[in-house]
RNAcentral holds the sequence, with entries from ENA. The RNA shown here (transfer RNA) has 76 nucleotides and comes from a Planctomycetota bacterium. It matches the Rfam family "tRNA". Rfam classes the family as a transfer RNA. Taxonomically the source falls in Planctomycetota (Bacteria, Pseudomonadati). The coordinates come from a structure-prediction model, not an experiment, and the mean pLDDT is 81.

RNA sequence: GGGCCAGUAGCUCAGUUGGUAGAGCAUCUGAAUGGCAUUCAGAAGGUCUGGGGUUCGACUCCCCACUGGUCCACCA
Numbered sequence: 001g002g003g004c005c006a007g008u009a010g011c012u013c014a015g016u017u018g019g020u021a022g023a024g025c026a027u028c029u030g031a032a033u034g035g036c037a038u039u040c041a042g043a044a045g046g047u048c049u050g051g052g053g054u055u056c057g058a059c060u061c062c063c064c065a066c067u068g069g070u071c072c073a074c075c076a
Base pairs, nucleotide, nucleotide: 001072002071003070004069005068006067007066010025011024012023013022019056027043028042029041030040031039032038049065050064051063052062053061
């Protein structure tokens, strides 16, 4: 320098013919227990990496950039 993959909740990750953003764990609240553990019920938590474009409508499609991973090439 070139190719490919990834970026979504605190963490690990889902999310397809483009149509109101989800799960598990963690956190908080309540119930069961004398208490803890545990179980059950509920709640909170998101500018979907950034910018632009297409569209009635974009996490999703197109372009640019950033970050990480991987392979190739080049120099020595």